[in-house]
RNA sequence: UCGUUUCACCAGCCGAAUCCCCGGCGGACGUCGUCGGGGAGCGGGGGACCCAAUGGCCGGAACCAUCCGGUCACGGGGCGAGUCGUCGCCAGCGUGCGACGUAGCGCCACUCUCUUGGCGCGAGCCCGACAGCUAACCCCGUAGGCGCCGCCAAAGAGAGGGU
Numbered sequence: 001u002c003g004u005u006u007c008a009c010c011a012g013c014c015g016a017a018u019c020c021c022c023g024g025c026g027g028a029c030g031u032c033g034u035c036g037g038g039g040a041g042c043g044g045g046g047g048a049c050c051c052a053a054u055g056g057c058c059g060g061a062a063c064c065a066u067c068c069g070g071u072c073a074c075g076g077g078g079c080g081a082g083u084c085g086u087c088g089c090c091a092g093c094g095u096g097c098g099a100c101g102u103a104g105c106g107c108c109a110c111u112c113u114c115u116u117g118g119c120g121c122g123a124g125c126c127c128g129a130c131a132g133c134u135a136a137c138c139c140c141g142u143a144g145g146c147g148c149c150g151c152c153a154a155a156g157a158g159a160g161g162g163u
C1' cells in the first nucleotide's frame, strides 16, 4: 500500500431550496452577518413538425362519413402528495363551513428495495381570458417551517456505503 474476514459505531425531518466565487456595508482586522452580482448543482414553466384535441343548436360543402363558419353553455391554466365521494349546516346557497371516508403523500434515525406494524398529512398559493404534447430555443425559483440531547427513535429479509 492492496485485498479478505470479524466486531463496534453511524442525531436529524418536510421541501427543488444546496455549494462555490466576486464586490459593497457593519466591524480596527479575522471570523461572522447582511445586501447585490456571477457560476455549478437541483427544481419548475413557456415553446415546432408528428400525434392529440368538450357538448348542443343553426347554416353551407358534401352524400351515409367528414369538413368549415356562426352562436350558446361551462372559463381555462400553473406550483404542490394535497384529489374524489357521502352526509349535515348556514341570514349568506358560494370556488362556503363541519364530520366521516378516500386517490395519493410523509415519518418511525447510515442508505436503497420488499414485507409487517404504528403515527401523521390529505393544505395553501399563483396566472389573468391565455398556455395539450413538444427538439432547438427562451424564462423563473433556489424559500419557509419543524424536531432532538438518549422517553421519543418499531421489527424482519436482501443488497450496499462510511468511520
Stems, first nucleotide, its partner, number of pairs: 008163003012146003018040009041142006051132001054073008075130001076127004084101006104121005110160007
Description
Predicted 3D model of a 163-nucleotide RNA (c-di-AMP riboswitch aptamer (ydaO/yuaA leader)) from Baekduia soli. Model confidence (mean pLDDT): 75 of 100.